Predicted 3D model of a 264-nucleotide RNA (Bacterial large signal recognition particle RNA) from a Thermomicrobiaceae bacterium. It is recorded under the gene name ffs. The RNAcentral record of the sequence draws on ENA. Its Rfam family is "Bacterial large signal recognition particle RNA". It is annotated as a non-coding RNA gene. The prediction has a mean pLDDT of 77.
C1' cells in the first nucleotide's frame, strides 16, 4: 500500500413538558434515517443511564470530536390588541348650591332700589244671566159627596101656587195641557258688571324719586352629592410583533482523530 475476514461503533436528531436525574411512548421543529413487544391516573433504567428479542452495515463521503452557519423552541424584556377582576386617586357624566370672567338678553323711550294709585285675591250687597219652582193668560176638566138654570118626572096644596132636584146646558175647584211676555221664591264651579269694605306674600299696570346696572340661558370657575363610565390606574389570562437580551439547538459546511487478524 492492496485484498479478505472480524470487532468497536452506527442504523436519525433536537426543543418544551414530565422526572431526583436519564431515556422512551405522546406534543412540536427539522428531515427521510431497520423490524417486533412494553409505556402518561406512565414504561424501563442509575451519571457508562430505556429494557427484551431479531436483522443490516461496518474502520471511513457513512463512526467520534471541534468550529462556522443556523431552521426552530423556551425564558426574559419593550410595544400593542382582546377579554376579565378591582376600586373611585385623576378624568368624564348627572344633579344641586354659589360666583359673575366671556357670550347672550333687558336697560337713558330709564337698570337695581325706594315710594305710591289701581287691578289680580277675599267678603258683603246690588244688578244681570242660567236652572228649578210658583203665580198670571188661554184651553180642557166633577154621574153623585161644586155653583147657576133646571125639561121630564117626584113631593106639598082643594086650587092658586110653592119645594127639593136627576139628566142636559153654562161656568168653575182639585188637577192637567200650551204659549211667549210679566211678577215672586230658591240655588250656583254664574258675570271683561257696579258699590262698599278688607288685604300676608307674590304678580301686572300707571305716576313720582333716583341715575347704571340687572339677569344667570350658554361657556367658564368653585363646593357638595349621587349613579355610573373605567378613558387613565392596579392585578392576573390569552394573542400579535420586535430582539435592542439569555439559553438549547436540527439539517448543512469545514477541519481533525480513530482498531484487530491473515495474506500479497
Nucleotide at each position: 500500500u492492496c485484498g479478505u475476514g472480524c470487532u468497536a461503533g452506527g442504523c436519525g436528531g433536537g426543543g418544551a413538558a414530565c422526572u431526583a436525574g436519564c431515556g422512551g411512548u405522546g406534543c412540536c421543529c427539522u428531515g427521510c434515517a431497520c423490524c417486533c413487544g412494553c409505556a402518561a391516573u406512565c414504561c424501563g433504567c442509575u451519571a457508562c443511564a430505556g429494557c427484551g428479542g431479531g436483522g443490516c452495515u461496518g474502520a471511513a463521503u457513512u463512526c467520534c470530536c471541534u468550529c462556522u452557519c443556523g431552521a426552530g423552541g423556551u425564558c426574559c424584556g419593550a410595544c400593542u390588541c382582546u377579554g376579565u377582576g378591582g376600586g373611585a386617586c385623576u378624568g368624564c357624566u348627572c344633579g344641586g348650591a354659589c360666583c359673575a370672567a366671556g357670550u347672550g338678553g333687558c336697560g337713558a323711550g330709564g337698570a337695581u332700589g325706594g315710594u305710591u294709585u289701581g287691578g289680580u285675591c277675599c267678603c258683603a250687597c246690588g244688578c244681570g244671566g242660567c236652572a228649578g219652582g210658583g203665580a198670571c193668560c188661554c184651553g180642557c176638566g166633577a154621574a153623585c159627596c161644586c155653583g147657576g138654570u133646571c125639561a121630564g118626572g117626584u113631593c106639598c096644596g082643594g086650587a092658586a101656587g110653592g119645594a127639593a132636584g136627576c139628566a142636559g146646558c153654562c161656568g168653575u175647584a182639585a188637577g192637567u195641557g200650551g204659549u211667549u211676555a210679566u211678577c215672586c221664591c230658591u240655588g250656583g264651579g254664574u258675570g271683561a258688571c257696579g258699590u262698599g269694605g278688607g288685604g300676608u306674600u307674590g304678580c301686572c299696570u300707571g305716576g313720582c324719586c333716583g341715575g347704571a346696572g340687572c339677569u344667570a340661558a350658554c361657556u367658564g370657575g368653585c363646593c357638595c352629592g349621587g349613579c355610573g363610565c373605567a378613558a387613565g390606574c392596579c392585578g392576573g389570562a390569552g394573542g400579535g410583533c420586535c430582539g435592542c437580551g439569555a439559553u438549547c439547538g436540527a439539517a448543512a459546511g469545514a477541519g481533525g482523530g480513530u482498531g484487530c487478524a491473515c495474506g500479497g